[in-house]
RNA sequence: GCUGACGAAACGGGAGAGUGACAGGUUCGCCUGUCCGCCGAAGGAGCAACCGCCCCGGAAUCUCUCAGGCAAAAGGACCGUUUCGGCUUU
Numbered sequence: 001g002c003u004g005a006c007g008a009a010a011c012g013g014g015a016g017a018g019u020g021a022c023a024g025g026u027u028c029g030c031c032u033g034u035c036c037g038c039c040g041a042a043g044g045a046g047c048a049a050c051c052g053c054c055c056c057g058g059a060a061u062c063u064c065u066c067a068g069g070c071a072a073a074a075g076g077a078c079c080g081u082u083u084c085g086g087c088u089u090u
Base pairs, nucleotide, nucleotide: 004087006085007084008083009082010081011080012079013078018036020035021034022033023032024031025030037070038069039068043066044064045063046062050058051057
C1' cells in the first nucleotide's frame, strides 16, 4: 500500500398505526388518569430455516405485543457515504 468483515463517530435516507371516547387539571399551548381500537422497525420474549454439529452456542424484516408507538416534531430497526480504531487478506 492492498483485501474483507467488525466497532466507534459524523452526515444523508428511513415505514406502519387514533390529533379516539370519557373524566380531571390548565398558563388554553397542552398535561394526567381510565377505557376502547390499532401498529411493528428501539428494547424484550417465542418458533427455528440456516450456520455449527460431541456438547455448549449463534440465528430473521417470521410470531407475540411485555415495553414502546399511533398529527407534526422527536425517536426509529436497517441502508449508504466519509473518517478513525484494533484485526484480517495479499
Predicted 3D model of a 90-nucleotide RNA (Glycine riboswitch aptamer) from Sphingorhabdus contaminans.